Predicted 3D model of a 73-nucleotide RNA (transfer RNA) from a Pseudomonadota bacterium. It matches the Rfam family "tRNA". From the family's description: Transfer RNA (tRNA) molecules are approximately 80 nucleotides in length. Its family is annotated with triplet codon-amino acid adaptor activity in the Gene Ontology.

[in-house]
RNA sequence: GGGGUCGUAGCUCAGUUGGUAGAGCGUCACCGUGGCAUGGUGAAGGUCGUGGGUUCAAGUCCCAUCGACUCCA
Numbered sequence: 001g002g003g004g005u006c007g008u009a010g011c012u013c014a015g016u017u018g019g020u021a022g023a024g025c026g027u028c029a030c031c032g033u034g035g036c037a038u039g040g041u042g043a044a045g046g047u048c049g050u051g052g053g054u055u056c057a058a059g060u061c062c063c064a065u066c067g068a069c070u071c072c073a
C1' cells in the first nucleotide's frame, strides 16, 4: 500500500426481506425475609463508530472516513 470481517445499552450479543431497536447479565426502586442471598414486579440507560447520499421511511442499501482483528505484499 491492497483485500476481507467486525463496530448496536455499562458488559456479552440479537436485530432475517428497509417500516420508527431488543434479550441475557449488570445498575436502581419496590415486594418478600428478623437480615442477606435466591425469587417476583417495575424503571433508568442507545440519536446503532463518524460524515454524507438514496428513499415517504435506513441499524439494514450506496460512498467516504476512523478504529479493532486478520490475509497478501
Base pairs, nucleotide, nucleotide: 001072002071003070004069005068006067007066010025011024012023013022019056027043028042029041030040031039049065050064051063052062053061